RNAcentral holds the full RNA, with entries from Greengenes. Small-subunit ribosomal RNA, central domain from Flavobacterium sp. JJ011, 351 nucleotides, folded computationally. It matches the Rfam family "Bacterial small subunit ribosomal RNA".
[in-house]
Context: one part of a larger RNA
RNA sequence: UUGGGUUUAAAGGGUCCGUAGGCGGCCUUAUAAGUCAGUGGUGAAAUCUCACGGCUCAACCGUGAAAUUGCCAUUGAUACUGUAGGGCUUGAAUGGCUGUGAAGUAACUAGAAUAUGUAGUGUAGCGGUGAAAUGCUUAGAUAUUACAUGGAAUACCGAUUGCGAAGGCAGGUUACUAACAGUUUAUUGACGCUGAUGGACGAAAGCGUGGGUAGCGAACAGGAUUAGAUACCCUGGUAGUCCACGCUGUAAACGAUGGAUACUAGCUGUUUGAGCGCUUUAGGCGUUUGAGUGGCUAAGCGAAAGUGAUAAGUAUCCCACCUGGGGAGUACGAACGCAAGUUUGAAACUC
Numbered sequence: 001u002u003g004g005g006u007u008u009a010a011a012g013g014g015u016c017c018g019u020a021g022g023c024g025g026c027c028u029u030a031u032a033a034g035u036c037a038g039u040g041g042u043g044a045a046a047u048c049u050c051a052c053g054g055c056u057c058a059a060c061c062g063u064g065a066a067a068u069u070g071c072c073a074u075u076g077a078u079a080c081u082g083u084a085g086g087g088c089u090u091g092a093a094u095g096g097c098u099g100u101g102a103a104g105u106a107a108c109u110a111g112a113a114u115a116u117g118u119a120g121u122g123u124a125g126c127g128g129u130g131a132a133a134u135g136c137u138u139a140g141a142u143a144u145u146a147c148a149u150g151g152a153a154u155a156c157c158g159a160u161u162g163c164g165a166a167g168g169c170a171g172g173u174u175a176c177u178a179a180c181a182g183u184u185u186a187u188u189g190a191c192g193c194u195g196a197u198g199g200a201c202g203a204a205a206g207c208g209u210g211g212g213u214a215g216c217g218a219a220c221a222g223g224a225u226u227a228g229a230u231a232c233c234c235u236g237g238u239a240g241u242c243c244a245c246g247c248u249g250u251a252a253a254c255g256a257u258g259g260a261u262a263c264u265a266g267c268u269g270u271u272u273g274a275g276c277g278c279u280u281u282a283g284g285c286g287u288u289u290g291a292g293u294g295g296c297u298a299a300g301c302g303a304a305a306g307u308g309a310u311a312a313g314u315a316u317c318c319c320a321c322c323u324g325g326g327g328a329g330u331a332c333g334a335a336c337g338c339a340a341g342u343u344u345g346a347a348a349c350u351c
Base pairs, nucleotide, nucleotide: 004322005321006320007305008304012319014201015200016199017198021194022193023192025088026087027086028085029084030083031082033081034080035077036076037075038074039073040072041071042070049065050064051063052062053061054060091191092188093187094186095184096183097182098181099180100179103177104176105175106174107173108172109171110154115149116148117147118146119145120144121143125136126135162169163168206247207246208245209244210243211242215241216240220236221235222234223233258318259317260316261315262314263313266296267295268294269293270292271291272290273289274288275287276286277285278284279283300307301306324351325350326349333344334343335342336341
């Protein structure tokens, strides 16, 4: 390399957009590049294979044939692929109508709770733990009442619920923006799928500048525990957590399962649409049909666990990745970054 694989054994890129490329619906006409057939030329000789022959045999040698799987020219074939033209509507997209949601961005706003401040009542403890102590408190704490200030997060509803490409998204209202589903079959008429390089987005932590800081809380300090205790427990507490702008670009970024299309028994929940029938006309019941999201299961698949129309089944197309363990996601080089570091990524040696 061929082959074989990628839920859990090594292996799916964090996600999407998209360039090149690869692949691509139905009918028809032309062409004949690929493809197929015939013919001609060429494909040196030697070698190889086969037949026959010559050295007593063989090696070796000679003669003939075959082969030389290729290339060129020419004459045809036209199913498939290509190219060019015409047409179609089922793929794709657009429009109309109906509906859905914690989808995004910005602004405004609400109540509970913690904390702090001021004032009132009130008096000796409070707090904390397995037990304590550090800590707070007669300069009046804890508790309680009223008012005020400020930051962060949104109880109940709430759910194998919903939305989003993923990360993720939850009080309410408004503005702007996007998406998805159903239905209509109105419009375009293959406009599609995937996607190396590239671009955009990307939890938490971290970094830069400027704000903010109630609670929580790395580091740190103290009190305990202990043989020790650089911990677990307690009292404090800085960065951070929050906001704006910029960077970082990684996660068990997980369904450990790439995307697209088609097909292949069923049963039962739930979310959200559409149609029909019945009815007590208010919702309900029955049934059909979409799109999501769960549970169970036949066949099949699988080493098994399991999976099973949301496939890990049956097939096709495109991309990514794997090839014994350690050394090692290290060294070196390069690129990116303010840094932290990230991306790419070996070998010696060893078992």